This is a predicted structure of a 477-nucleotide part of an RNA (small-subunit ribosomal RNA, 3' major domain) from a metagenome.
Context: one part of a larger RNA
RNA sequence: UGACGGGGGCCCGCACAAGCGGUGGAGCAUGUGGUUUAAUUCGAUGUACGCGAAGAACCUUACCUGGGCUUGACAUAUACCUGCUUGGUACAGAGAUGUGCCGUUUCCUUCGGGGACGGGUAUACAGGUGCUGCAUGGCUGUCGUCAGCUCGUGUUGUGAGAUGUUGGGUUAAGUCCCGCAACGAGCGCAACCCUUACUGUUAGUUGCGAACAGGUGAAGCUGAGCACUCUAACGGAACUGCCGAUGACAAAUCGGAGGAAGGUGAGGAUGACGUCAAGUCCUCAUGGCCCUUAUGUCCAGGGCUACACACGUGCUACAAUGGGCUGUACAAAGGGUAGCAAUCCCGCGAGGGGGAGCGAAUCUCAUAAAGCAGUCCGUAGUUCGGAUUGGAGUCUGCAACUCGACUCCAUGAAGUUGGAAUCGCUAGUAAUCACAGAUCAGCACGCUGUGGAGAAUACGUUCCCGGGCCUUGUACA
Numbered sequence: 001u002g003a004c005g006g007g008g009g010c011c012c013g014c015a016c017a018a019g020c021g022g023u024g025g026a027g028c029a030u031g032u033g034g035u036u037u038a039a040u041u042c043g044a045u046g047u048a049c050g051c052g053a054a055g056a057a058c059c060u061u062a063c064c065u066g067g068g069c070u071u072g073a074c075a076u077a078u079a080c081c082u083g084c085u086u087g088g089u090a091c092a093g094a095g096a097u098g099u100g101c102c103g104u105u106u107c108c109u110u111c112g113g114g115g116a117c118g119g120g121u122a123u124a125c126a127g128g129u130g131c132u133g134c135a136u137g138g139c140u141g142u143c144g145u146c147a148g149c150u151c152g153u154g155u156u157g158u159g160a161g162a163u164g165u166u167g168g169g170u171u172a173a174g175u176c177c178c179g180c181a182a183c184g185a186g187c188g189c190a191a192c193c194c195u196u197a198c199u200g201u202u203a204g205u206u207g208c209g210a211a212c213a214g215g216u217g218a219a220g221c222u223g224a225g226c227a228c229u230c231u232a233a234c235g236g237a238a239c240u241g242c243c244g245a246u247g248a249c250a251a252a253u254c255g256g257a258g259g260a261a262g263g264u265g266a267g268g269a270u271g272a273c274g275u276c277a278a279g280u281c282c283u284c285a286u287g288g289c290c291c292u293u294a295u296g297u298c299c300a301g302g303g304c305u306a307c308a309c310a311c312g313u314g315c316u317a318c319a320a321u322g323g324g325c326u327g328u329a330c331a332a333a334g335g336g337u338a339g340c341a342a343u344c345c346c347g348c349g350a351g352g353g354g355g356a357g358c359g360a361a362u363c364u365c366a367u368a369a370a371g372c373a374g375u376c377c378g379u380a381g382u383u384c385g386g387a388u389u390g391g392a393g394u395c396u397g398c399a400a401c402u403c404g405a406c407u408c409c410a411u412g413a414a415g416u417u418g419g420a421a422u423c424g425c426u427a428g429u430a431a432u433c434a435c436a437g438a439u440c441a442g443c444a445c446g447c448u449g450u451g452g453a454g455a456a457u458a459c460g461u462u463c464c465c466g467g468g469c470c471u472u473g474u475a476c477a
Stems, first nucleotide, its partner, number of pairs: 001477002003474003007471007015461002019425005026316008034307002042052002063302007072125001076124008087102006106115003127291002130289003136285002138280003141276001143274001148187006154163003167178003193268004198236007207226002212223003239262001242256005318418001322377007334365003339358002344353003384415001389410007432452006
């Protein structure tokens, strides 16, 4: 100087407390461990476990079995031989591939040949998701959006170092003020950026509907219009600016006014010096090592989907604040041409037929659901719950057996609120309801967004956990 302490002081955080809802019990989905297996590819392990994977039937695919190839599936170069390239077709085969057949056959030319492209042989080499993340770059997690981490000059100490950065207040903040052998500065904080809340100007179609006119079963449907809503570009607006109190005449705090918004308005992006030889050689790049008729490469089939069990994360429930049926209302944000697909017809339905319109503020996906009105059920393993299984189908796709999703009929399991323990959340939040998107031929209870409706509680900081500053002890570095 640090680190540590079941030392002290001050302070903070859904850390506790106060509340609300869960997990742990059930069924299922999904990941992991374990076991099994020819293989169940690999990585991630307190910061892993709906993670890499924004989507394993083939492909993907790295794994296994079997069948092939060896200048190679891919690149460059040289030498020699050759003429194709591309396409069609027959046979053998699981296919890769092999053997034939047909057709086609580029540019320049001094007609010797040369160039481009392709095939063959040979040689340099290719190739490796093989090893090492403890050789590395890059990227990422974590402490932590915590308020810290440092430097120059000066001063001080024999020196390691100290000072500044400590102290008194204050703040979300090393934020600001005051003081001080310090004076300044940098990286962080804050602000600048985006979204959202109010408003003005400009603009008015594909958006809008107030006045006028036409028109309909109804409808901005039409003329005309740009007020309003909205869209999207540029501005305004919030700064403790104003008033009062407290304070040290400070910084600031508390209360108030006005205001759409008040003290960082709300949310996002943004992550200092560093820590963990943290993670990743399977994104990529890369040193070294290793393989080179194989650890490379092509193909078919299988596996990654197994199942006495254990754990994590979710979904659905156990019902009456509910379930069923009928009617009826209101979103936002997105996607769409190898696409989204309306009206119409067929089917109980998944879906099929058909195809108007739309590269979309125009057309479409697209009926939002919870809600509201009416009605049935009456506390029961039920009109709760939907697992499982049988049958019949639909769709995608060469192909749904291993191993897809969905529909209909039948079946109707566990489950009556969950031990010890444990998690999330402080406001448009939790809990709850649906919608969309990426990936994607098909496949979503996951993920990422969107809106609807919408709570309770916080006395307080004694205790648990994590962190910051000062101080103290130390057989620790």